[in-house]
RNA sequence: GCGCGGUUAGUCUAGUGGUAGGACUGUACCUUGCCAAGGUACAAGCAUGGGUUCAAAUCCCGUACCGCGCACCA
Numbered sequence: 001g002c003g004c005g006g007u008u009a010g011u012c013u014a015g016u017g018g019u020a021g022g023a024c025u026g027u028a029c030c031u032u033g034c035c036a037a038g039g040u041a042c043a044a045g046c047a048u049g050g051g052u053u054c055a056a057a058u059c060c061c062g063u064a065c066c067g068c069g070c071a072c073c074a
Stems, first nucleotide, its partner, number of pairs: 001070007010024004018054001026042005047063005
C1' cells in the first nucleotide's frame, strides 16, 4: 500500500429503513435488626463526515480506530 471483517451505555451483547432492547455496573426507594440476595424506578449508547430516502444506527461513499490475510521494504 491492497483486500476482507468489525465499531451500539462505564463493561458485555441483540437488533431491524419507521420511538434502540437486554445483562452487569451506578443512583433512589421497597424489603431486612444489619449485610448479602431479591423487587421497583431512574441515569447512561448506535465511531466520524457526506450521499440516497418522507424517514438512516440500519443502504452507499470517504475518514478514523481494531482484527485477519497479502504485498513492498535489507

Description
Predicted 3D model of a 74-nucleotide RNA (transfer RNA) from a Thermoplasmata archaeon. Taxonomically the source falls in Thermoplasmata (Archaea, Methanobacteriati, Thermoplasmatota). The coordinates come from a structure-prediction model, not an experiment, and the mean pLDDT is 82. Rfam family: tRNA. Rfam classes the family as a transfer RNA.